[in-house]
Context: one part of a larger RNA
RNA sequence: UGACGGGGGCCCGCACAAGCAGUGGAGCAUGUGGCUUAAUUCGACGCAACGCGAAGAACCUUACCAGGGCUUGACAUGUAUGUGUUACCGAUCCGAAAGGUGAGGGACCUUCGGGAGCAUACACAGGUGGUGCAUGGCUGUCGUCAGCUCGUGUCGUGAGAUGUUGGGUUAAGUCCCGCAACGAGCGCAACCCCUUUCCUAUGUUGCCAGCGGUUCGGCCGGGAACUCAUAGGAUACUGCCGGUGACAAACCGGAGGAAGGUGGGGAUGACGUCAAGUCAUCAUGCCCCUUAUGCCCUGGGCUGCACACGUGCUACAAUGGCCGGUACAAAGGGCUGCGAACCCGCGAGGGAGAGCGAAUCCCAAAAAGCCGGUCUCAGUUCGGAUUGAAGGCUGAAACUCGCCUUCAUGAAGGCGGAAUUGCUAGUAAUCGCAGAUCAGCAAUGCUGCGGUGAAUACGUUCCCGGGCCUUGUACA
Numbered sequence: 001u002g003a004c005g006g007g008g009g010c011c012c013g014c015a016c017a018a019g020c021a022g023u024g025g026a027g028c029a030u031g032u033g034g035c036u037u038a039a040u041u042c043g044a045c046g047c048a049a050c051g052c053g054a055a056g057a058a059c060c061u062u063a064c065c066a067g068g069g070c071u072u073g074a075c076a077u078g079u080a081u082g083u084g085u086u087a088c089c090g091a092u093c094c095g096a097a098a099g100g101u102g103a104g105g106g107a108c109c110u111u112c113g114g115g116a117g118c119a120u121a122c123a124c125a126g127g128u129g130g131u132g133c134a135u136g137g138c139u140g141u142c143g144u145c146a147g148c149u150c151g152u153g154u155c156g157u158g159a160g161a162u163g164u165u166g167g168g169u170u171a172a173g174u175c176c177c178g179c180a181a182c183g184a185g186c187g188c189a190a191c192c193c194c195u196u197u198c199c200u201a202u203g204u205u206g207c208c209a210g211c212g213g214u215u216c217g218g219c220c221g222g223g224a225a226c227u228c229a230u231a232g233g234a235u236a237c238u239g240c241c242g243g244u245g246a247c248a249a250a251c252c253g254g255a256g257g258a259a260g261g262u263g264g265g266g267a268u269g270a271c272g273u274c275a276a277g278u279c280a281u282c283a284u285g286c287c288c289c290u291u292a293u294g295c296c297c298u299g300g301g302c303u304g305c306a307c308a309c310g311u312g313c314u315a316c317a318a319u320g321g322c323c324g325g326u327a328c329a330a331a332g333g334g335c336u337g338c339g340a341a342c343c344c345g346c347g348a349g350g351g352a353g354a355g356c357g358a359a360u361c362c363c364a365a366a367a368a369g370c371c372g373g374u375c376u377c378a379g380u381u382c383g384g385a386u387u388g389a390a391g392g393c394u395g396a397a398a399c400u401c402g403c404c405u406u407c408a409u410g411a412a413g414g415c416g417g418a419a420u421u422g423c424u425a426g427u428a429a430u431c432g433c434a435g436a437u438c439a440g441c442a443a444u445g446c447u448g449c450g451g452u453g454a455a456u457a458c459g460u461u462c463c464c465g466g467g468c469c470u471u472g473u474a475c476a
Base pairs, nucleotide, nucleotide: 001476002475003473004472005471007470008469009468010467011466012465013464015460016459019423020422021421022420023419026314027313028312029311030310031309032308033307034305035304042053043052064300065299066298067297068296069295070294073124077123078122079121080120081119082118083117088105089104093100094099108115109114126289127288129287130286131285135283136282137278138277139276140274142272147186148185149184150183151182152181153162154161155160166177167176168175192266193265194264195263197234198233199232200231201230202229203228211221212220213219237260240254241253242252243251244250316416320375321374322373323372324371325370326369332363333362334361337356338355342351343350344349382413387408388407389406390405391404392403393402429452430451431450432449433448434447435446
């Protein structure tokens, strides 16, 4: 100087408390451990591994295993030699394919030297082989925490201190005051994006708002007012008033205002810590393999199941289930695509194909909600696992191992022990919608979008994490 303390003081954070909904019990989905296996490829391991890399494992992917094959190689560059019956196409035969065999056919450019290609040989290629404790880059984490430093000066033999401590204040090393310090940098804040209000401009979306027509649909004429879209601008700054305060910074209350005291959200992550993570995204030193640790193929495996754990979904019902009717979104995606009306089918789906490269068409129905009916507390008209049968779709191909539909079957489950998680407002809870990946899909995942929409916070004693000052230390 730090770090640590079941030392002290001050102060924060869904840290506790107050509250709401859960997890832990059940079934299933998914990841992991373990076990098994020819293989169940590899990595990730407290927080910060475990719906994580994987935003798509039937083949491919694929790195694993078995078997079959290739050897200058699936790919790059160079040297030498050869090659016109060469490159390339390829019948036949063996084969699961890869591969091998190779009848037959048969080129291109050219300055006529050659080039491209191919073959052989050699340099080499190749390696998801090892080392993240040799590394770059990227990332997690403490932590969006308020800190981390420097120049000069001063103090100290020195390590170092001071500044950065102190009194107030703040979300903040934010600002004010004081002070042997005076300044400065990286952080904080602001500048950026979305959202909330208004104005202006523009109107192939919107509007009878006002007029006319109407087969009643902004449908037509027409109109730029409104909604909205796009662009530009305005607005909030403790600016104003009162109080408190050191006359300061600031705090409390009020007015006006769509909005207040960083309005709400996002992006943005200081010096550093964890020899944190990644050699399998990529790059890369060294080591290792070189007829194999490289490459190709077929099939299998990554989906294996006595178990254990994490994360989720669906439930256990009556503020509910089922049936009929009827409203109201936002944000996205669409041309080897989205696919309407219509017809067939109980349905998944099929036929046909309008329109649309999309504010103009389609995906599309939003669902919870509301209205009416039914069930009447029951392992049930709750719950849907499991299994049987029949089908549909994608795809060479659904046996291992896809999704969906219909009929039948109807398991556990009566709100969950110790323990434990999230959340402070348009939040939690609850309801649906879309997208990436993608032929299809094991998505209940993830990333977004809107609908409905709470309860509670006395307070900081305690648990956890953190900041500042101080104290002890046999620790560094």
Molecule: small-subunit ribosomal RNA, 3' major domain
Organism: bacterium